The RNA shown here (SAM riboswitch aptamer (S box leader)) has 107 nucleotides and comes from a bovine gut metagenome.
It matches the Rfam family "SAM riboswitch aptamer (S box leader)". About the family: The SAM riboswitch is found upstream of a number of genes which code for proteins involved in methionine or cysteine biosynthesis in Gram-positive bacteria.
The RNAcentral record of the sequence draws on MGnify.
Its mean pLDDT, the model's own confidence on a scale to 100, is 84.
């Protein structure tokens, strides 16, 4: 980089450290000296790969390899459908799809 699946559930304490952080751009909204983001230890969640049972598929269990443990991937941005407000312009809400990202598996 390509393919594919998932992405509204779930799961925190301690130590270190000392300034911004929540992927990127813009906007919004949040977290943060009552110490965040981050690193390490321990604990936990989940079940993609794996293993056992089963075997047509589905399924049940374990937890070895990953992953994850603020907020839906924090929300929006592009397109479509519908609702509401409005004289129009437009605003706003819901849903669906797309883009981007993240994680797994394969290449």
């Nucleotide at each position: 980089c390509c393919u594919u699946a998932u992405u509204a559930a779930g799961a925190g304490c301690g130590a270190g450290g000392g300034a911004g952080g929540g992927a990127a751009u813009g906007g919004g909204c949040c977290c943060u000296g009552c110490g965040a983001u981050c690193u390490c230890g321990c604990g936990g969640c989940a079940a993609c790969c794996u293993c056992a049972c089963a075997g047509g598929c589905a399924g049940u269990g374990a937890a070895g390899g990953u992953g994850c443990c603020a907020a839906g991937u924090c929300c929006c941005a592009c397109g479509g459908a519908g609702g509401c407000a409005g004289g129009c312009a437009u605003g706003u809400c819901u849903c669906c799809g797309g883009c981007a990202g993240a994680u797994g598996a394969g290449g």